[in-house]
The part of an RNA shown here (small-subunit ribosomal RNA, central domain) has 350 nucleotides and comes from an uncultured prokaryote.

Context: one part of a larger RNA
RNA sequence: CUGGGCGUAAAGCGCGCGUAGGCGGCUUGGUCAGUCGGAUGUGAAAGCCCCGGGCUUAACCUGGGAAGUGCAUUCGAUACUGCCAGGCUAGAAUGUAGUAGAGGGAAGUGGAAUUCCAGGUGUAGCGGUGAAAUGCGUAGAUAUAGGAAGGAACAUCAGUGGCGAAGGCGACCAUCUGGCCAGAUACUGACGCUGAGGUGCGAAAGCGUGGGGAGCAAACAGGAUUAGAUACCCUGGUAGUCCACGCCGUAAACGAUGUGAACUAGGGAUAGGGGGUGUUGAUCACUCCUGUCCCGGAGCUAACGCAUUAAGUUCACCGCCUGGGGAGUACGGUCGCAAGAUUAAAACUC
Numbered sequence: 001c002u003g004g005g006c007g008u009a010a011a012g013c014g015c016g017c018g019u020a021g022g023c024g025g026c027u028u029g030g031u032c033a034g035u036c037g038g039a040u041g042u043g044a045a046a047g048c049c050c051c052g053g054g055c056u057u058a059a060c061c062u063g064g065g066a067a068g069u070g071c072a073u074u075c076g077a078u079a080c081u082g083c084c085a086g087g088c089u090a091g092a093a094u095g096u097a098g099u100a101g102a103g104g105g106a107a108g109u110g111g112a113a114u115u116c117c118a119g120g121u122g123u124a125g126c127g128g129u130g131a132a133a134u135g136c137g138u139a140g141a142u143a144u145a146g147g148a149a150g151g152a153a154c155a156u157c158a159g160u161g162g163c164g165a166a167g168g169c170g171a172c173c174a175u176c177u178g179g180c181c182a183g184a185u186a187c188u189g190a191c192g193c194u195g196a197g198g199u200g201c202g203a204a205a206g207c208g209u210g211g212g213g214a215g216c217a218a219a220c221a222g223g224a225u226u227a228g229a230u231a232c233c234c235u236g237g238u239a240g241u242c243c244a245c246g247c248c249g250u251a252a253a254c255g256a257u258g259u260g261a262a263c264u265a266g267g268g269a270u271a272g273g274g275g276g277u278g279u280u281g282a283u284c285a286c287u288c289c290u291g292u293c294c295c296g297g298a299g300c301u302a303a304c305g306c307a308u309u310a311a312g313u314u315c316a317c318c319g320c321c322u323g324g325g326g327a328g329u330a331c332g333g334u335c336g337c338a339a340g341a342u343u344a345a346a347a348c349u350c
Base pairs, nucleotide, nucleotide: 003322004321005320006319007304008303012318014201015200016199017198021194022193023192025088026087027086028085029084030083031082033081034080035077036076037075038074039073040072041071042070049065050064051063052062053061054060091191092188094186095185096184098181103177104176105175108172109171110154115149117147120144121143125136126135162169163168206247207246208245209244210243211242215241216240220236221235222234223233258317259316260315261314262313263312266295267294268293269292270291271290272289273288275287276286277285278284299306300305323350324349325348332343333342334341335340
C1' cells in the first nucleotide's frame, strides 16, 4: 500500500458553520468528453511464453509465432456518467396563521437561609466528635424577638419532564433574539448531502486588568487519629468560587456509538401539536406527525448486548486505527502573557 476495521479489544475530530473537492431527484432534446465496439499504424532488438532446429544432453545458441492488457488516428454505438438547452415537484427552502419550552443576551424586582453590625431580653456555657481537643464565651457568647448591611444561590413545583449543535440551561416580570414542531395553503424549482484546509462556539480549573467577597474552600495553621499521618475527622483560613473586559481551548467534552438519506415485526410509557370518528357532554377511547424512555423479534455481534432514536440492510462524504513499552514524549513548526495546547517521531526494548 492493499485488506480489514472504529459501543466495551487500537480506532468517531468536543460541537457547529462553511471553501475547495467528492457525491447528487424525475423528465425531453442535443453533444459524444468519459464509456463500449471495429479497422489501421505503432508498441526496436534481446528477454518471458508457445512450436521447431544446433552442440552426445543440459545450461547455452538459433528460426518462427504469440504476447506486449498501451498510445495515436479513424469509423461507429448512445443505455449510463459528464456538458449544453428546456420542463417538472416527491428533496430542499420561503411566506401566511399558531403551540410548547430552565434556548440565548441585557435590565429590573422578590422571598427563604447563612454571615456580619448596633441596641434589647437573658446567663454559663456554646461548638464539635466515634470519643475528644484546638476554637468561641463573664470584655456577656450560644439562645431569643424586632431592626439594619452585604454577597451568592434560587427549596417546594421537579418528572428515565422540557430546550439547545455541543459545552450547557432552573425564582419572578417586562424587553431584544435564535431554533424546533403540527395544520392548511401559496410560492421558488434541485437551490441538495458531506466537508480537507479555514472559521466560530466551547464545562471546570488556570492567567491578565479592575471591581466584589456572604457562604464554601485548594494552599496554609492548629487540634485529633496513628507506629508515623505532609491524609481521611475537627476548628480556623488565603487564592478561587461572583461581576466586567480580554486570554486559555482542554475533560470519562460519553450514547466511550461522525453527519445526512432510504428501507426493515411488534408491545408499553411519556412530552408537544393536529385532524377526524364514536358515546348526550368531557379532562375519555381510537388514529396521524415530531421528540424522549422502557421491553422485545428478525437480523447483527467474540460475547455483553443493539434492535424503526440500530450496533440490522444499503448509499454519499469526512475523520481515525494498524502489537505492548519508549510516548501523546523529544526535536522542529504554529498558537499562548504564562501554565501549556496542537502537530508529532526515532533509537532501544519485550
The full RNA is in RNAcentral, with records from ENA.